[in-house]
RNA sequence: GCAGCACCCGGAGAUGACAUCCUCCUGAACCGCCACAGUCUGGCUGAUGAUGUCUGGCACUAC
Numbered sequence: 001g002c003a004g005c006a007c008c009c010g011g012a013g014a015u016g017a018c019a020u021c022c023u024c025c026u027g028a029a030c031c032g033c034c035a036c037a038g039u040c041u042g043g044c045u046g047a048u049g050a051u052g053u054c055u056g057g058c059a060c061u062a063c
Stems, first nucleotide, its partner, number of pairs: 010025004016054006032044004
């Protein structure tokens, strides 16, 4: 100096907040889908990784 491992801190899981759990990363994890194009244009679903609550959005119904 390089590589690997362990620990601590921290971070992430397609749009917000809180709680719990799970998974992943630690210079990476992560960065939705479809069609065309060849990297441009158009269209579509969902506020969760999972659960609960709140907020926002959409659809239907009742008052």